[in-house]
Molecule: TPP riboswitch aptamer (THI element)
Organism: Cognatundibacterium luofuense
RNA sequence: GCUGCACGCUAGGGGUCCCGGCUAUUACGCCGGGUGAGAGAGUCCCUUAUACCUGAUCUGGAUCAUGCCAGCGUAGGAAAGCGCACAGCGAACAAA
Numbered sequence: 001g002c003u004g005c006a007c008g009c010u011a012g013g014g015g016u017c018c019c020g021g022c023u024a025u026u027a028c029g030c031c032g033g034g035u036g037a038g039a040g041a042g043u044c045c046c047u048u049a050u051a052c053c054u055g056a057u058c059u060g061g062a063u064c065a066u067g068c069c070a071g072c073g074u075a076g077g078a079a080a081g082c083g084c085a086c087a088g089c090g091a092a093c094a095a096a
Base pairs, nucleotide, nucleotide: 001089002088003087004086007083008082009081010080011047012046013045014044017034018033019032020031021030022029052077053076054075058071059070060069061068
């Protein structure tokens, strides 16, 4: 000097389903249940890619039902800077 990973700081990105009931405030409402990191909820997850979006009113399987599971997917798109320890590699200088 470069690279990798962990951590920290600041900034930014993202999702809101399904079923039963209640209200009438019509949804970011309330209660319970299912899956999940997260279901307007926790700094929950993510920042070059396992966040998330498109394809999608998709295809197959399961379920009370649902992006619930798998395919699609080595797909296309998608938000970053700094600091610091550790590790690896390389160069210069010095010594031998």